Predicted 3D model of a 91-nucleotide RNA (Glycine riboswitch aptamer) from Paractinoplanes ferrugineus.
Its mean pLDDT, the model's own confidence on a scale to 100, is 80.
RNA sequence: GGCAGCCAUGCGGGAGAGUCCAGUCAAGUGCUGGCGCCGAAGGGGCAAAUCCUCCCCGGAACCUCUCAGGCAAACGGACCGUGUGGGCUAC
Numbered sequence: 001g002g003c004a005g006c007c008a009u010g011c012g013g014g015a016g017a018g019u020c021c022a023g024u025c026a027a028g029u030g031c032u033g034g035c036g037c038c039g040a041a042g043g044g045g046c047a048a049a050u051c052c053u054c055c056c057c058g059g060a061a062c063c064u065c066u067c068a069g070g071c072a073a074a075c076g077g078a079c080c081g082u083g084u085g086g087g088c089u090a091c
């Protein structure tokens, strides 16, 4: 000096489900109540592999639960691509 993996960040792409009903307010993307739904922010849960054997612990997710979040648009959005920066090892 320094591929990738890793972290941060810019840009692009990015699904699902009620523009639900009622009340309140001058009004509203506000507040309150109600029922129905979605899963790809976050959060929770778990199997096998894993040790010579057994037990215990650990053990992922886009799986699952829907606490949170969401159900016109906007915002958000796991993940994918790409740029930049950091950092690291092989070399």
Base pairs, nucleotide, nucleotide: 001091006086007085008084009083010082011081012080013079018035020034021033022032023031024030036071037070038069042067043065044064045063050058